This is a predicted structure of a 75-nucleotide RNA (transfer RNA) from an Oscillospiraceae bacterium. It matches the Rfam family "tRNA". It is annotated as a transfer RNA. NCBI's taxonomy places the organism under Bacteria, Bacillati, Bacillota, Clostridia, Oscillospiraceae.
RNA sequence: GGGGCUAUAGCUCAGGGGGAGAGCGCUUGACUCACAUUCAAGAGGCCACUGGUUCGAUCCCAGUUAGCCCCACCA
Numbered sequence: 001g002g003g004g005c006u007a008u009a010g011c012u013c014a015g016g017g018g019g020a021g022a023g024c025g026c027u028u029g030a031c032u033c034a035c036a037u038u039c040a041a042g043a044g045g046c047c048a049c050u051g052g053u054u055c056g057a058u059c060c061c062a063g064u065u066a067g068c069c070c071c072a073c074c075a
């Protein structure tokens, strides 16, 4: 330098045009003498960034950034 994959809640991930979700974790309540388990409720996201397409973008396209991998080059 060329190519590929990944980026979504604190963590691990799903979702691939029209509701942002699950498990674990966190908070509150119930249960208990108490803790744990269990049950119920809740908080927490401008979906890496910028632009484009579209009536509408987390999703499609281009670029950028970061991480990982492969190839090439080389002092």
Stems, first nucleotide, its partner, number of pairs: 001071007010024004018055001026042005048064005